């Protein structure tokens, strides 16, 4: 200096081409069983890393910041 990365506990999509935030696991509750797990329904859980601009609207565009990781 260059790249990549930074959304729910954990892992990632979604940004590129802006227009209601998602799946999977875990967790809570019910069902199911003699019971556990396993399977079915169903809830909860994220100021989208922080600020700051554009827009009628930003995770998503644009400018700075700060963390990890990689290269040199």
């Nucleotide at each position: 200096g260059c790249g990549g990365a930074g959304u729910a506990g954990a892992g990632c999509a979604g940004c590129c081409u802006g227009g209601a935030a998602g799946c999977u696991c875990a967790u809570g509750a019910g069902g199911c069983u003699c019971a556990u797990a396993a399977c079915c329904u169903u809830a909860a859980g994220a100021u989208c890393a922080c600020g700051g601009g554009u827009u009628c609207a930003a995770a998503u565009c644009c400018c700075g910041u700060c963390u990890c990781c990689g290269c040199g």
Description:
The RNA shown here (transfer RNA) has 72 nucleotides and comes from Drosera indica. RNAcentral holds the sequence, with entries from ENA. Its Rfam family is "tRNA". Rfam classes the family as a transfer RNA. The coordinates come from a structure-prediction model, not an experiment, and the mean pLDDT is 87. The organism belongs to Drosera, within Eukaryota.